A computed fold for a 73-nucleotide RNA from a Candidatus Parcubacteria bacterium, annotated as transfer RNA.
[in-house]
RNA sequence: GGGCCAGUAGCUCAGUGGUUAGAGCACAACGCUUAUAACGUUGGGGUCGGUAGUUCAAUUCUACCCUGGCCUA
Numbered sequence: 001g002g003g004c005c006a007g008u009a010g011c012u013c014a015g016u017g018g019u020u021a022g023a024g025c026a027c028a029a030c031g032c033u034u035a036u037a038a039c040g041u042u043g044g045g046g047u048c049g050g051u052a053g054u055u056c057a058a059u060u061c062u063a064c065c066c067u068g069g070c071c072u073a
Stems, first nucleotide, its partner, number of pairs: 001072007010025004018056001027043005049065005
C1' cells in the first nucleotide's frame, strides 16, 4: 500500500429501517443477616465513533473520515 471485520451503558454484548434503545455483570439505595457474601426489590447511567447523503422515518442502508483487530505484499 491492498483486502476484510468491528465501534451501542463502566465492561461483555443483543437489537439490522417503524411508535420509550435493551440484557448480563458492575455501581447506588432498601429488604434479609449480629455482620459480610449470596439472594430479592428498586434506581442511576447512552449524543448508538464523527460528518454528510437516501428515506415520511436511520443504531440499522450509502459515501468519506477517525480508532482498533485480522489477512496479504
Annotation:
Its Rfam family is "tRNA". Rfam links the family to the GO term triplet codon-amino acid adaptor activity.